[in-house]
Context: one part of a larger RNA
RNA sequence: UGGUGUUGAAGGAACUCGGCAAAUUGCCUCCGUAACUUCGGGAUAAGGAGGCCCCAGGUUUGGGCAACCAGGCUUGGGGGACACAAAAGAGGGGGUGGCGACUGUUUACUAAAAACACAGGGCUCUGCGAAGUCGCAAGACGACGUAUAGGGUCUGACGCCUGCCCGGUGCCGGAAGGUUAAAAGGAGGGGUGCAAGCUCUGAAUUGAAGCCCCGGUAAACGGCGGCCGUAACUAUAACGGUCCUAAGGUAGCGAAAUUCCUUGUCGGGUAAGUUCCGACCUGCACGAAUGGCGUAACGACUUCCCCGCUGUCUCCAACACCAACUCA
Numbered sequence: 001u002g003g004u005g006u007u008g009a010a011g012g013a014a015c016u017c018g019g020c021a022a023a024u025u026g027c028c029u030c031c032g033u034a035a036c037u038u039c040g041g042g043a044u045a046a047g048g049a050g051g052c053c054c055c056a057g058g059u060u061u062g063g064g065c066a067a068c069c070a071g072g073c074u075u076g077g078g079g080g081a082c083a084c085a086a087a088a089g090a091g092g093g094g095g096u097g098g099c100g101a102c103u104g105u106u107u108a109c110u111a112a113a114a115a116c117a118c119a120g121g122g123c124u125c126u127g128c129g130a131a132g133u134c135g136c137a138a139g140a141c142g143a144c145g146u147a148u149a150g151g152g153u154c155u156g157a158c159g160c161c162u163g164c165c166c167g168g169u170g171c172c173g174g175a176a177g178g179u180u181a182a183a184a185g186g187a188g189g190g191g192u193g194c195a196a197g198c199u200c201u202g203a204a205u206u207g208a209a210g211c212c213c214c215g216g217u218a219a220a221c222g223g224c225g226g227c228c229g230u231a232a233c234u235a236u237a238a239c240g241g242u243c244c245u246a247a248g249g250u251a252g253c254g255a256a257a258u259u260c261c262u263u264g265u266c267g268g269g270u271a272a273g274u275u276c277c278g279a280c281c282u283g284c285a286c287g288a289a290u291g292g293c294g295u296a297a298c299g300a301c302u303u304c305c306c307c308g309c310u311g312u313c314u315c316c317a318a319c320a321c322c323a324a325c326u327c328a
Base pairs, nucleotide, nucleotide: 001323002322003321004320005319006318007317008316010314011313014312019309027051028050029049030048031047036041038157052079053078054077055076056075057074058073059072060071061070062069063068080084092307093306094305095304097302098301099299100298104116105115120155121154122153123152124151125150126149132141133140134139158294159293160292161291163224164223165222168221169220170217171216172215173214174213177212178211179210183206184205188201189200190199191198192197225243226242227241228240229239252286253283264280265279266278267277268276
């Protein structure tokens, strides 16, 4: 000097990105326990009190014929290092937001999460030699199953809900029409030949799916406007005009895990708050199963605050052991 521990006056988070680390708490019995809630929970909520040893008494349970043995409850007195769950082991707690319902799963060796999964919901395909998947095939899985089944895809408990657009792309349907391949067809034309013929070319016409076309479909991929004016203070615009569109964002939420300007403005909390909570709405650039908004319980998730506690700090010190170092 470093490491691992132990202890610490006064203060007690002033440390720091952040209470990281450490400390506090910890067991049993009794008392007591809020908001909220899906009535199960929340809950060991929170917050209190007691716990050792000795003596005496009362009462009672079980066994036993009894003496007595093993306990329970309770009253009084006494003892001490003021201590007794005497060591070890052994929850700090509370409040408010965000996200994800939950228990689970994951980057073996830097990420455990808000990511994945999930029960539940929807759409779609599949009638069985099923669809789908593997294989050249035989064959196999699906399944020794049969639409309350199996595959694909999206969403993700529960509660309230899930608006408008089918113009584009996709998918589904459509006995007409247009276009259209091989093929059929052969008018006509060319070469050659005396000719028969051989050979080359070839217009009409007939010809499928597809595409065009006509419809449907958004819990399919996706999309969901601009400008100008207007009310008897001002301001604002329920209202009007106009352009464009397939249709112009409904409910709910909103400076948000989304807000650039921005430390927006107001309120709360602090002596002082770029974070936090509640509002406002001017949403650069929320928005409804790429789900919207809530939500008890849950979380080694994440934000902020409070109580307790502490060497995190003011500000460091001492001790023990181990190493380093010096000497032998």